[in-house]
Molecule: SAM riboswitch aptamer (S box leader)
Organism: Kineococcus indalonis
RNA sequence: GGACCAUCCAGAGCGGCCGAGAGACCUGGCUCGACGACGCCGCAGCAACCCCCUUCGGGAGGGUGCUCAUGCCGGGACCGAUGGGAG
Numbered sequence: 001g002g003a004c005c006a007u008c009c010a011g012a013g014c015g016g017c018c019g020a021g022a023g024a025c026c027u028g029g030c031u032c033g034a035c036g037a038c039g040c041c042g043c044a045g046c047a048a049c050c051c052c053c054u055u056c057g058g059g060a061g062g063g064u065g066c067u068c069a070u071g072c073c074g075g076g077a078c079c080g081a082u083g084g085g086a087g
Base pairs, nucleotide, nucleotide: 004084005083006082007081008080013043014042015041016040017039021032022031023030025076026075027074028073029072044067045066046065048064049063050062051059052058053057071079
């Protein structure tokens, strides 16, 4: 790098910096945003997968991930994201 497999209506926010759009893409809505969104960093938290304990269940120690709204919703497409991952 990657065939393939599983999941995507549960859960969990504060501070600092920055400064205009952001919610993956197209489209129609809707939502968030100068009372500072998005992003980055720190800390805290959650517990989806791997891991750990002792199966039920639990843990948050290790590796990822995540912390407005069902992947925000309807339609579309070589859809996307996350984890695991033999040879």